[in-house]
Molecule: transfer RNA
Organism: Candidatus Oscillochloris fontis
RNA sequence: CGCGGCGUGGAGCAGUGGCAGCUCGUCGGGCUCAUAACCCGAAGGUCACAGGUUCGAAUCCUGUCGCCGCUA
Numbered sequence: 001c002g003c004g005g006c007g008u009g010g011a012g013c014a015g016u017g018g019c020a021g022c023u024c025g026u027c028g029g030g031c032u033c034a035u036a037a038c039c040c041g042a043a044g045g046u047c048a049c050a051g052g053u054u055c056g057a058a059u060c061c062u063g064u065c066g067c068c069g070c071u072a
Base pairs, nucleotide, nucleotide: 002070003069004068005067006066007065010024011023012022013021018055026042027041028040029039030038048064049063050062051061052060
């Protein structure tokens, strides 16, 4: 240099055109003599970046960046 995969809350992931979700974690409350466990609730996301297609894009197309792998 070439090819492929991945990039989504703090962590791990789902979502493959129609309001962005799950588990864990964090915070508040309940329960308890107390802690853990358990129960209820809440906060937290420019969906890597830019452009295009579309009535509508995390999703499709193009380019760029980063990480991982393959090949030489």